[in-house]
Glycine riboswitch aptamer from Azospirillum sp. TSO22-1, 122 nucleotides, folded computationally. It was read from a public genome assembly, where an Rfam model found it. The model forms 86% of the base pairs in the Rfam consensus. The coordinates come from a structure-prediction model, not an experiment, and the mean pLDDT is 78. The organism belongs to Azospirillum, within Bacteria.
């Protein structure tokens, strides 16, 4: 001087899957009724109509619950295989789905680049 494998980063780029489901609340829109207000009367009545009440409509992608679904943060499991054998230990993009997720955004295993660290070895 080179350097496989490995590690780090408020760094750059890429990066999959699965719900426009149901109920309640909330939100928005429309209609009706009414408070306040105004006009008027002998009594009535009329106008305007909510920050109120009722009805209907809209998934609006906000909350809670239910059901369904996904696997690539994290977590858990191990038939074969390896540690000579049993016990025991050991991995994943496999399995589970606790956690997480099911428009976009965020996140995201993993991949490439940049910078840095450490380093078997020749």
């Nucleotide at each position: 001087a080179c350097g496989a494998c490995c590690c780090c980063u408020c760094g750059c780029g890429g990066g999959a899957g699965a719900g426009a489901c149901c109920g309640c609340c909330g939100c928005g829109g429309a209609g009706c009724c009414u408070u306040c207000u105004c006009c008027a009367u002998a009594a009535a009545g009329g106008a305007a109509g909510a920050c109120g009440g009722c009805u209907c409509c809209g998934g609006c992608a906000g909350g809670c619950g239910g059901c369904g679904c996904c696997g690539a943060a994290g977590g858990a499991g191990c038939a074969a295989c390896c540690g000579c054998c049993c016990c025991c230990g050991g991995a994943a993009a496999c399995u589970c789905u606790c956690a997480g997720g099911c428009a976009a955004a965020c996140g995201g295993a993993c991949c490439g680049c940049a910078g840095g660290g450490a380093a078997a070895g020749g």